[in-house]
């Protein structure tokens, strides 16, 4: 330098949940919190898949499709990488 694996040691992250702001909404920040995470770091118009309905069309009036430089990286996937062994 490269694969691989994750006991062990220093550590890291923060899920549900509750408060405040934002947003139609999903969800996001930011404080508390800790389900659990060998990448629970990063990548959302170059990959797939999901979620919301603001909006467009259909319509058995509660759903269907489509659109969105809406959202989701703790879905899958790409990538980059601590330590320690082999």
């Nucleotide at each position: 330098a490269u694969a691989a694996a994750g006991a062990a040691g220093g550590g890291g992250c923060a899920a549900a949940c509750c408060a405040u702001u934002g947003g139609a909404a999903a969800c996001a920040a930011u404080g508390g919190g800790a389900c659990g995470c060998a990448a629970a770091g990063c990548c959302a118009u170059a990959g797939g898949g999901c979620c919301u309905u603001u909006u467009a069309g259909c319509u058995u009036c509660a759903g269907c499709u489509g659109a969105a430089u809406g959202g989701c990286a703790g879905c899958c996937g790409g990538u980059u990488g601590c330590c320690u062994u082999u």
The RNA shown here (c-di-GMP-I riboswitch aptamer) has 86 nucleotides and comes from Alkaliphilus serpentinus. RNAcentral holds the sequence, with entries from Rfam.